Guanidine-I riboswitch aptamer from Xanthobacter agilis, 106 nucleotides, folded computationally. The model forms 100% of the base pairs in the Rfam consensus. Taxonomically the source falls in Xanthobacter (Bacteria, Pseudomonadati, Pseudomonadota, Xanthobacteraceae). Its mean pLDDT, the model's own confidence on a scale to 100, is 82.

[in-house]
RNA sequence: UGAGUUGGCGGCUAGGGUUCCGGCCUCUGAAGAGGCGCUGGUCCGAGAGCUGCUACCCGAGCGGGAGACAUCCGCUUGGGCACGGCGGGGCAAAAUCCCGGGAGAC
Repeated sequence: UGAGUUGGCGGCUAGGGUUCCGGCCUCUGAAGAGGCGCUGGUCCGAGAGCUGCUACCCGAGCGGGAGACAUCCGCUUGGGCACGGCGGGGCAAAAUCCCGGGAGAC
């Protein structure tokens, strides 16, 4: 200096705020309006969290074609690393969401 690290989808959770519901407060005869993220429901939600399905890579075993090995195909089974800002983005708003396995570090 460069390259690589398994990818995709679903469910759930940590977490998140406040569009809607609810709660509390104020105004009001009432209807209704405003304010407050406030235990919650709706909602958002993880590459490095959990889990399911699927595909990929590596190893082992079994079977198949003329075939001992290699190669090819199918099935079964085991395994597959990961510390991370600042800042910005969008939805109503925020976030371990997205920028982003980014910058940086190893």